This is a predicted structure of a 73-nucleotide RNA (transfer RNA) from Candidatus Nanobsidianus stetteri. Lineage of the source: Archaea > Nanobdellota > Nanoarchaeales > Nanopusillaceae > Candidatus Nanobsidianus. RNAcentral records the identical sequence in 4 taxa. RNAcentral holds the sequence, with entries from ENA and Rfam. The prediction has a mean pLDDT of 80. It matches the Rfam family "tRNA". About the family: Transfer RNA (tRNA) molecules are approximately 80 nucleotides in length.

RNA sequence: AGCCCCGUCGUCUAGUGGCCUAGGAUUCAGGGCUCUGGUCCCUGAGACCGGGGUUCGAAUCCCCGCGGGGCUA
Numbered sequence: 001a002g003c004c005c006c007g008u009c010g011u012c013u014a015g016u017g018g019c020c021u022a023g024g025a026u027u028c029a030g031g032g033c034u035c036u037g038g039u040c041c042c043u044g045a046g047a048c049c050g051g052g053g054u055u056c057g058a059a060u061c062c063c064c065g066c067g068g069g070g071c072u073a
Stems, first nucleotide, its partner, number of pairs: 001072007010026004018056001027045006049065005
């Protein structure tokens, strides 16, 4: 330098144009249970890398950038 893949709650991840106020696990907070702690149960908090485009509608498709990983030279 060229090419390929990836980027979603603190962490891991589902999603493949409309069913989404983005779901689950974990974490954290509160409560229940318990003599206390743990386990377990209930409730809540928490995310689409940035910008533009296409579309009636974008986490999803396209372009540019940023970041991470890989291959070639």